[in-house]
Annotation:
Predicted 3D model of a 265-nucleotide RNA (Bacterial large signal recognition particle RNA) from an Ardenticatenia bacterium. It is recorded under the gene name ffs.

RNA sequence: UCGUGCUAGACGGGGAGCUAGCGGUGCCCUGAACCCGCAAUCCGCCUUAGCGGGGUCGAACUCCCCCAUUGAGGGCUGGCGCAUCCGAGACUACCGGUGCAAAGCGGCGCUGAAGGCUGGGUCCUGCGCGGCGGGAGCCGUCGAACCUGGUCAGAUCCGAGAGGAAGCAGCCAUAAGGCGUUCCUCCCGGGUGCCGCAGGAGUGCUUGGCCGGAGUUGGCUGGCAAAGGCAAGUCGGAUGGCGCGGUUCGAUUUGGGGGGCACGA
Numbered sequence: 001u002c003g004u005g006c007u008a009g010a011c012g013g014g015g016a017g018c019u020a021g022c023g024g025u026g027c028c029c030u031g032a033a034c035c036c037g038c039a040a041u042c043c044g045c046c047u048u049a050g051c052g053g054g055g056u057c058g059a060a061c062u063c064c065c066c067c068a069u070u071g072a073g074g075g076c077u078g079g080c081g082c083a084u085c086c087g088a089g090a091c092u093a094c095c096g097g098u099g100c101a102a103a104g105c106g107g108c109g110c111u112g113a114a115g116g117c118u119g120g121g122u123c124c125u126g127c128g129c130g131g132c133g134g135g136a137g138c139c140g141u142c143g144a145a146c147c148u149g150g151u152c153a154g155a156u157c158c159g160a161g162a163g164g165a166a167g168c169a170g171c172c173a174u175a176a177g178g179c180g181u182u183c184c185u186c187c188c189g190g191g192u193g194c195c196g197c198a199g200g201a202g203u204g205c206u207u208g209g210c211c212g213g214a215g216u217u218g219g220c221u222g223g224c225a226a227a228g229g230c231a232a233g234u235c236g237g238a239u240g241g242c243g244c245g246g247u248u249c250g251a252u253u254u255g256g257g258g259g260g261c262a263c264g265a
Stems, first nucleotide, its partner, number of pairs: 001265006009057003012030004021045004034054005063258001065257004073249005079244004083239006091233002094229002098225003103221003106217003115211008123200006129193002132189006139180004148173004156165003
């Protein structure tokens, strides 16, 4: 150095949790990583720390320990920044409205402002007139089998006669009543009227005249005041949220160190 056969050993690891503690099943991360049985109201073990039974590889870049490197991922935690949710409404900002004063703009104003005096209208009441509505009268027309009138054919009655009488139908005219109505007359009524007269009321609006002689208005902007709304900034709280930091555990990667026995050639 090579070959053969053994043994040690390996056949995953880690985090949190549970546990006096160590592992496992279960959860999570990583991943190239044997089989069967037991096991979370747990299973097994005892600081040498899963138990029991099998299988493969086997001193090899397996493996073991230490150091260094790398740092998936998890736990704990404080602060900061950010985000989200809830609440509050003192301050800043924003929104609309109200009031005050009148700085700017504007409107009106010597074809005369404010102010003052005065007349009228608008308002209320009464009366009158008109109009409207209704009714009545007047007018016209229709209108009574008989119980209205006039005339009464025919017919009837009285009379010797001359004549007389009552009287249906028809015709004419009318009563009660119906229908119509331009005008006219009267009565009643009103949320009637660019109407008249009188009285009353009079804050407001409007109009005319006189005095007066320069302001007035509060539309827009701005200012001030109090209140209201909103909640962007602000304050408070919460979050198993995101990022940074600290700490802890830590797979994996890479490098270094160590690395058995027997036989034969």

The source organism's lineage runs through Bacteria, Bacillati, Chloroflexota and Ardenticatenia. Model confidence (mean pLDDT): 77 of 100. RNAcentral holds the sequence, with entries from ENA. Of the family's consensus pairs, 89% are formed in the model. It matches the Rfam family "Bacterial large signal recognition particle RNA". Its family is annotated with signal recognition particle, plasma membrane targeting and SRP-dependent cotranslational protein targeting to membrane, signal sequence recognition in the Gene Ontology. It is annotated as a non-coding RNA gene.